[in-house]
Molecule: transfer RNA
Organism: Coemansia javaensis
RNA sequence: GCCGAGCUAGCGUAGUGGAUAUCGCAGCCGCCUCCUAAGCGGCAGGUCGCGGGUUCGAAUCCCGCGCUCGGUU
Numbered sequence: 001g002c003c004g005a006g007c008u009a010g011c012g013u014a015g016u017g018g019a020u021a022u023c024g025c026a027g028c029c030g031c032c033u034c035c036u037a038a039g040c041g042g043c044a045g046g047u048c049g050c051g052g053g054u055u056c057g058a059a060u061c062c063c064g065c066g067c068u069c070g071g072u073u
Stems, first nucleotide, its partner, number of pairs: 001072007010025003018056001027043005049065005
């Protein structure tokens, strides 16, 4: 250089054209307990890597760029 996969909340993930973007852990509040842990209930946290395009509508499709991983001359 070329080819492929990936980038969604602090961490790990689901969602592949139409909702208010999913779940777990972590965090916060409450219940329970003598206390802690476990368990149970609730809350908060995302401009879906960046920019542009297509579309009535984009996390999802297309183009460019960035970053990570793998392959290859």